[in-house]
Context: one part of a larger RNA
RNA sequence: UGACGGGGGCCCGCACAAGCAGCGGAGCGUGUGGUUUAAUUCGAUGCAACGCGAAGAACCUUACCAAGGCUUGACAUACAAGAUGUAGAGACCUGAAAGGGCGACGACCGGUAUCCAAUCCGGAGCUUGAACAGGUGCUGCAUGGCUGUCGUCAGCUCGUGCCGUGAGGUGUUAGGUUAAGUCCUGCAACGAGCGCAACCCUUGUCGCUAGUUAAAUUUUCUCUAGCGAGACUGCCCUUUAAUGUGGAGGAAGGUGAGGAUGACGUCAAGUCAGCAUGGCCUUUAUGCCUUGGGCUACACACACGCUACAAUGGGUGAUACAACAGGUUGCUAAGAAGCGAUUUAGAGCUAAUCCCUAAAAUCAUCCUCAGUUCAGAUUGUAGGCUGAAACUGCCUACAUGAAGGCGGAGUUGCUAGUAACCGCAGGUCAGCACACUGCGGUGAAUACGUUCUCGGGCC
Numbered sequence: 001u002g003a004c005g006g007g008g009g010c011c012c013g014c015a016c017a018a019g020c021a022g023c024g025g026a027g028c029g030u031g032u033g034g035u036u037u038a039a040u041u042c043g044a045u046g047c048a049a050c051g052c053g054a055a056g057a058a059c060c061u062u063a064c065c066a067a068g069g070c071u072u073g074a075c076a077u078a079c080a081a082g083a084u085g086u087a088g089a090g091a092c093c094u095g096a097a098a099g100g101g102c103g104a105c106g107a108c109c110g111g112u113a114u115c116c117a118a119u120c121c122g123g124a125g126c127u128u129g130a131a132c133a134g135g136u137g138c139u140g141c142a143u144g145g146c147u148g149u150c151g152u153c154a155g156c157u158c159g160u161g162c163c164g165u166g167a168g169g170u171g172u173u174a175g176g177u178u179a180a181g182u183c184c185u186g187c188a189a190c191g192a193g194c195g196c197a198a199c200c201c202u203u204g205u206c207g208c209u210a211g212u213u214a215a216a217u218u219u220u221c222u223c224u225a226g227c228g229a230g231a232c233u234g235c236c237c238u239u240u241a242a243u244g245u246g247g248a249g250g251a252a253g254g255u256g257a258g259g260a261u262g263a264c265g266u267c268a269a270g271u272c273a274g275c276a277u278g279g280c281c282u283u284u285a286u287g288c289c290u291u292g293g294g295c296u297a298c299a300c301a302c303a304c305g306c307u308a309c310a311a312u313g314g315g316u317g318a319u320a321c322a323a324c325a326g327g328u329u330g331c332u333a334a335g336a337a338g339c340g341a342u343u344u345a346g347a348g349c350u351a352a353u354c355c356c357u358a359a360a361a362u363c364a365u366c367c368u369c370a371g372u373u374c375a376g377a378u379u380g381u382a383g384g385c386u387g388a389a390a391c392u393g394c395c396u397a398c399a400u401g402a403a404g405g406c407g408g409a410g411u412u413g414c415u416a417g418u419a420a421c422c423g424c425a426g427g428u429c430a431g432c433a434c435a436c437u438g439c440g441g442u443g444a445a446u447a448c449g450u451u452c453u454c455g456g457g458c459c
Base pairs, nucleotide, nucleotide: 008459009458010457011456012455013454015450016449019414020413021412022411023410026307027306028305029304030303031302032301033300034298035297042053043052064293065292066291067290068289069288070287073132077131079129080128081127082126088105092101093100094099108123109122110121111120134282135281137280138279139278143276144275145271146270147269148267150265155194156193157192158191159190160189161170162169163168174185175184176183200259201258202257203256205229206228207227208226209225210224211223232253235247236246238244309407313367314366315365316364317363318362326355327354330349331348335344336343337342374404379399380398381397382396383395384394385393420442421441422440423439424438425437426436
């Protein structure tokens, strides 16, 4: 000077408290550990690993294993020598394929050369050789770049001056105040930088302009998309040094709400498997190709989810209302067939035009508290879709009808259009979503307070 303290003071945060919904018990899904295995590829491991890399493992992916093959190589550059029926290659043989064998036929570009030619030279391509290629092999404790975390916490520093032998201090402390090192007052300090705030985007109100395909039936609201206005403690009362309390007007009031934005640094944090890269290792193999298998195993343990245990519910019938997005190898309407998944059919749409497109809610009725008209696991049979291929993917129908009656210790999220409940879209994608990223619909309860728990800031 820091860090630490079961030292003190002050302050903040869904940190506690007050509430709501969960998890922890059940079944299933996914990830991890462990075990098993020829292989179950690798990485991530307190918070800050565990629906994480992976925005989607049947083949491919794929890095793993077994077997079969190749050796200048699947890919790049340059060199030397060589071959001219050369490169390539139908058919055939072998093979699981890759690969290997035989090989009918049979080229290209420039020059010689105006045309033609298997004449010659050169190129391309081929063979051989040697340089080299290749490596998801090791080291994230050799690194770059990127990222997480403390933390959107309010801090971290510098110049000059002053103080101190010096390390250092001062400024940055103090008294107030703020979301804030925000501002004010004071002060051997005076200034400045990186952070804070503002500038950026979205949203809430109004005005103007323009409106196709939107709305509507007349030129204008909704809407679309461009420009502007508006909020600044501006005004009033009170109190002020700053500020703070209350109020008016207003769509909005004291940071209006949300996002993007992450200081100096910490953790030898993470990543050599995104990429790049030093060093080391490998070179008929730790490289490359192929077929099949594995990444999906299963006594068990943990993490994150989904579905339930029912009457604020379940079944049946009727009937309303979205938004964000996406669409030509695509979205696919009306009609028809099928109990259904789906099929057929093919209108429209390169899209504010056409399509994808709601569910909870509401109305009527049945069920009457039961392992049930709850719940849906598991299993059997029959089908559908994608794809070259489905034992292993997804979906449908019929049958079957397991555990489960609200969950111990403990533990998570959330302060308002939030939690909770409800569905929809998108990316990935041939197919596959209970995950992720968004979108709208319905729409609460509670906060006395800071003693305590956790984390952080200042003295």
A computed fold for a 459-nucleotide part of an RNA from an uncultured soil bacterium, annotated as small-subunit ribosomal RNA, 3' major domain.
The coordinates come from a structure-prediction model, not an experiment, and the mean pLDDT is 81.